[in-house]
RNA sequence: UCGACCCCGUGCGGGAGAGUCCACCGGCGAAACCCCGCCGGCGGCGCCGAAGGAGCAAAUCCUCCCCGGAAUCUCUCAGGCCCCUGUACCGCACGGACGAG
Numbered sequence: 001u002c003g004a005c006c007c008c009g010u011g012c013g014g015g016a017g018a019g020u021c022c023a024c025c026g027g028c029g030a031a032a033c034c035c036c037g038c039c040g041g042c043g044g045c046g047c048c049g050a051a052g053g054a055g056c057a058a059a060u061c062c063u064c065c066c067c068g069g070a071a072u073c074u075c076u077c078a079g080g081c082c083c084c085u086g087u088a089c090c091g092c093a094c095g096g097a098c099g100a101g
Base pairs, nucleotide, nucleotide: 002101007096008095009094010093011092012091013090014089019045021044022043024041025040026039027038028037029036046081047080048079052077053075054074055073060070061069062068
């Protein structure tokens, strides 16, 4: 001086799932009112799991077994269920830290 693996952060790209259900209230539009449509709030039931969280009770993986651990498994506390956005995860680039060589 260069400096891999691993870890963290940033940017770009890729990236799902599940009711645009019912009732009430408020606003807007048409309208004399009711009725209708959209948006928001709240409640109920139903549903999803890939922010987070919890658990190994089942299954799976790490081991021949036990114990133990893990998660894209399970549970849905939270979160979400028109579109959009976002999300675990993957790839690339940059920066930081560590430091084999």